[in-house]
Context: one part of a larger RNA
RNA sequence: GAUGAACGCUGGCGGCGUGCCUAACACAUGCAAGUCGAACGGAGACACCCAUGACAUUGUAGCAAUACGGUAGAGUGGACUAUUUUAGUGGCGGACGGGUGAGUAACACGUGAGUAAUCUACCUCGGGCAGAGGAAUAACAACGGGAAACCGUUGCUAAUACCACAUAAAGUGCAGCAUCGGCAUCGGAGCUGCACCAAAGAUUAUAUCGGCCUGAGAUGAGCUCGCGUCCGAUUAGUUAGUUGGUGAGGUAAAGGCUCACCAAGACCGCGAUCGGUAGCCGGACUGAGAGGUCGAACGGCCACAUUGGGACUGAGACACGGCCCAGACUCCUACGGGAGGCAGCAGUGGGGAAUAUUGGGCAAUGGGGGCAACCCUGACCCAGCGACGCCGCGUGAAGGAUGAAGGCCAAAAGGUUGUAAACUUCUUUGGAUAGGGACGAAGAAAGUGACGGUACCUAUCGAACAAGCCACGGCUAACUACGUGCCAGCAGCCGCGGUAAUACGUAGGUGGCAAGCGUUAUCC
Repeated sequence: GAUGAACGCUGGCGGCGUGCCUAACACAUGCAAGUCGAACGGAGACACCCAUGACAUUGUAGCAAUACGGUAGAGUGGACUAUUUUAGUGGCGGACGGGUGAGUAACACGUGAGUAAUCUACCUCGGGCAGAGGAAUAACAACGGGAAACCGUUGCUAAUACCACAUAAAGUGCAGCAUCGGCAUCGGAGCUGCACCAAAGAUUAUAUCGGCCUGAGAUGAGCUCGCGUCCGAUUAGUUAGUUGGUGAGGUAAAGGCUCACCAAGACCGCGAUCGGUAGCCGGACUGAGAGGUCGAACGGCCACAUUGGGACUGAGACACGGCCCAGACUCCUACGGGAGGCAGCAGUGGGGAAUAUUGGGCAAUGGGGGCAACCCUGACCCAGCGACGCCGCGUGAAGGAUGAAGGCCAAAAGGUUGUAAACUUCUUUGGAUAGGGACGAAGAAAGUGACGGUACCUAUCGAACAAGCCACGGCUAACUACGUGCCAGCAGCCGCGGUAAUACGUAGGUGGCAAGCGUUAUCC
């Protein structure tokens, strides 16, 4: 000098940052990934319409019972239309975003290359296409099982769900011809033949949004290699899919990646193997630099998601808030069986010297879905708490000597605190009250602000409400008195204290820093 700090004393305000470094310990509760009805069949709600029509009211005839009508209309049933809701099928997204650093000494990371060994949903540009069919299944209904979670049987139905057919080349595979190029295998473009592979519609009806094949781009990713990357030799030998070959399988793709067979290799004193420690980097701190140390926050990459294993789906996962199995743990249970995973945001217990709110909003930025309206978004934007850090401001300014009182010292003259106070004249930042009141909002207008009636502006109030901490022997700026008497104590080092202690304790004074000041820990 620095810190994600902690502790002690103290504490006025604001801005910007930052905040479980320990138990990758266990988690109550709420929220954190949905969306599309313009893919589909249903099921409701509501309005209109049709039928029926309780109750009510009323006209005519009649003395009355009653008969024939009119008006209004709850309820019920039906129809298809409009609006609307959505459990299910279907599509896209849940592989991003967010968290953590356990593991990892490794092509994990950094840097530079390669891929003639590869893939890439959505997006952009270009070319082409969309013909004609089929069989199911959830929802639903009936029946049944179960405490529940949920499940079974039978029956019905739709699609942009599924299946096969047609068409098809610039696609893929094989064969042939001729050509250009390279880096061994080979790569590019051309012609011919054979074989193989597509599709889906919706709608406000006219535009739009979609579908399929293919070429290219963009983006993202996989794989390979050169170099670099901690400590220990009180770790010296290690290795059987091990090293290489042939063939096959597998993958988007090269490869012992896997397998069969064959060979006996491969690594190592330029440190293999083993053990310990550790996520890596841009960077951060320090230093004149060289270097040393660190890797919080922010950004990039990697790994992980209760522990271990596994695959499914998909363009992409071997998938934090998906599935299956096993283990530990917790919970429910009718004991037969089930449910769960905060290293998401808050929050709880525990551990610890120690680390925050079960807050507001999608207004902005960004993301997912949707034609859109819009919906979702603990990403994010804000607010709250903490002097945890940095920065800024304030706690007043000017005048004021009888150098007041009080304190302390004293040789008792006085000195000092000290222009300090009082007092006079001012000012009003922060603060309080009241009035006004944003930018952030984008695109001509209109509409849209969580923050927030916040910032800011104006008026009023009144010096009013706002200073401490450490040190004073030398290093090291700052000294006296009293108390104590090798005691009590101090101390970073040297060292102080045994009767005049500038070194202990207190007081006055002084020095330093200041909303902080000291101490401890760690690094340079």
Predicted 3D model of a 524-nucleotide part of an RNA (small-subunit ribosomal RNA, 5' domain) from an uncultured bacterium. Rfam family: Bacterial small subunit ribosomal RNA. Its mean pLDDT, the model's own confidence on a scale to 100, is 83. RNAcentral holds the full RNA, with entries from ENA and SILVA.